[in-house]
RNA sequence: CCUGUCUCGCGUGACUGGCGAUAGAGGUGGGUGACCACCGGGGAGCGCGAUGACGACACCUGCCGCUCGCCUGGGCUCCCUUC
Repeated sequence: CCUGUCUCGCGUGACUGGCGAUAGAGGUGGGUGACCACCGGGGAGCGCGAUGACGACACCUGCCGCUCGCCUGGGCUCCCUUC
């Protein structure tokens, strides 16, 4: 000096479901299977910028929606391989 991680700010943002139970813990309309539209509430990740830090040991191993349980279907990050 470059890069990475953490912290903060701005922007963007996929995905946000069904049944049951209980506080009465999304609402309305539609569809009919686990979806659609709008509203409310969440939200990982990505991009840009700012300041500083980045030592040791041990353990665990992904993250995102819901009060819990049982399910369904997605998105994202890391590693490897192929085109």